[in-house]
This is a predicted structure of a 71-nucleotide RNA (transfer RNA) from a Candidatus Woesearchaeota archaeon. Rfam family: tRNA. Rfam classes the family as a transfer RNA. The prediction has a mean pLDDT of 82. The organism belongs to Candidatus Woesearchaeota, within Archaea.
RNA sequence: GCGCCGGUGAUCUAGUGGUAUGAUGGAGGCCUUCCAAGCCUUUCACCCGGGUUCAAAUCCCGGCCGGCGCA
Numbered sequence: 001g002c003g004c005c006g007g008u009g010a011u012c013u014a015g016u017g018g019u020a021u022g023a024u025g026g027a028g029g030c031c032u033u034c035c036a037a038g039c040c041u042u043u044c045a046c047c048c049g050g051g052u053u054c055a056a057a058u059c060c061c062g063g064c065c066g067g068c069g070c071a
Stems, first nucleotide, its partner, number of pairs: 001070007010024003018054001025043006047063005
């Protein structure tokens, strides 16, 4: 340099055009003599820019970062 794959809360993760999923974590509560466990509520996310579309995490283009392969 070229090709392929990936980038989603603090962490891991699902999501092939229509309210972004779950778990861990944070906060509050219930329970308990206390703690742990359990249960309930709540909080935090689509790498960046542009395009297509009524509507984009998703499709297209460019860039950045990571991984793999080739040279």